[in-house]
Context: one part of a larger RNA
RNA sequence: CUGGGUGUAAAGGGCGUGUAGGCGGGGAAGCAAGUCAGAUGUGAAAACCAGUGGCUCAACCACUGGCCUGCAUUUGAAACUGUUUUUCUUGAGUGAUGGAGAGGCAGGCGGAAUUCCGUGUGUAGCGGUGAAAUGCGUAGAUAUACGGAGGAACACCAGUGGCGAAGGCGGCCUGCUGGACAUUAACUGACGCUGAGGCGCGAAAGCGUGGGGAGCAAACAGGAUUAGAUACCCUGGUAGUCCACGCUGUAAAACGAUGGAUACUAGGUGUGGGGGGACUGACCCCUUCCGUGCCGCAGUUAACACAAUAAGUAUCCCACCUGGGGAGUACGAUCGCAAGGUUGAAACUC
Numbered sequence: 001c002u003g004g005g006u007g008u009a010a011a012g013g014g015c016g017u018g019u020a021g022g023c024g025g026g027g028a029a030g031c032a033a034g035u036c037a038g039a040u041g042u043g044a045a046a047a048c049c050a051g052u053g054g055c056u057c058a059a060c061c062a063c064u065g066g067c068c069u070g071c072a073u074u075u076g077a078a079a080c081u082g083u084u085u086u087u088c089u090u091g092a093g094u095g096a097u098g099g100a101g102a103g104g105c106a107g108g109c110g111g112a113a114u115u116c117c118g119u120g121u122g123u124a125g126c127g128g129u130g131a132a133a134u135g136c137g138u139a140g141a142u143a144u145a146c147g148g149a150g151g152a153a154c155a156c157c158a159g160u161g162g163c164g165a166a167g168g169c170g171g172c173c174u175g176c177u178g179g180a181c182a183u184u185a186a187c188u189g190a191c192g193c194u195g196a197g198g199c200g201c202g203a204a205a206g207c208g209u210g211g212g213g214a215g216c217a218a219a220c221a222g223g224a225u226u227a228g229a230u231a232c233c234c235u236g237g238u239a240g241u242c243c244a245c246g247c248u249g250u251a252a253a254a255c256g257a258u259g260g261a262u263a264c265u266a267g268g269u270g271u272g273g274g275g276g277g278a279c280u281g282a283c284c285c286c287u288u289c290c291g292u293g294c295c296g297c298a299g300u301u302a303a304c305a306c307a308a309u310a311a312g313u314a315u316c317c318c319a320c321c322u323g324g325g326g327a328g329u330a331c332g333a334u335c336g337c338a339a340g341g342u343u344g345a346a347a348c349u350c
Stems, first nucleotide, its partner, number of pairs: 003322004007304002012318001014201004021194003025088007033081002035077008048066007091191001092188003095184004103177007110154001115149007125136002162169002206247006215241002220236004259317006267295011299306002323350003332343004
């Protein structure tokens, strides 16, 4: 390489968009590049295979046939692939109608709580722990009442509930805006699927500049614990956490450890959104589409388990794996302000 694989053994890219490429629905007609059939030429000899013959046999040698699976030219076939023309509507998209949603961005507003400040009441403790101490407090703390400041987060509702491609999104209102779903069947007429590169998005931490800073809290300081305690516990506390703009581009478990698309393959039972039927009826019931769970047959699986949201049955495209360590290291290239990222070996060793 081939083959075989990728939920948990090595292996699905963090996620999207999309270029090249690969693959691609139904009917009709043409062409004949692929494809198939015939003919001609060529495919050196030796070798190889079969038959016959020559050395007494064999090895060896000779002759004849085959083989040389290929290439070129030419004549045909037209099912399939391709290509051209034409056509269709079920794939895909547009329109119309309708409801659902923490989808995104911006602005404004709200209440509870913590902390701090002011004033009043009030007096000796408070706080903290397994127990303590550091700490705070007679310069009046803790507690309590009223007023004020400021920042961050939004209890209940809340739900294997919803939305988003993923990361993720949760107080209320307004504006702008993306997507999905259902019904309809007016329009386009295969416009599709996937997607190497590319481009964009991408938690937290971290970085740059400027703000902000209530609570929490790496580092740090102190108190304990302990044989020690550079920890776990306690009292403090700075970066940071928040905002704006720019960078980083990762993950630890970016997880469903399960790439995307399409079709098919028993049922049962919840739940979210919509439609239809029946009904006096928003209920209940029947049915249908989309989502989200559980159970379960066939089938699959090494087992666990998966089971219409497949890990089943098939097709297409991409990514990735090939014993452990060395090592996600070295070197080179490239990106980054840096931290570092991406790509990614070998010797040696078991």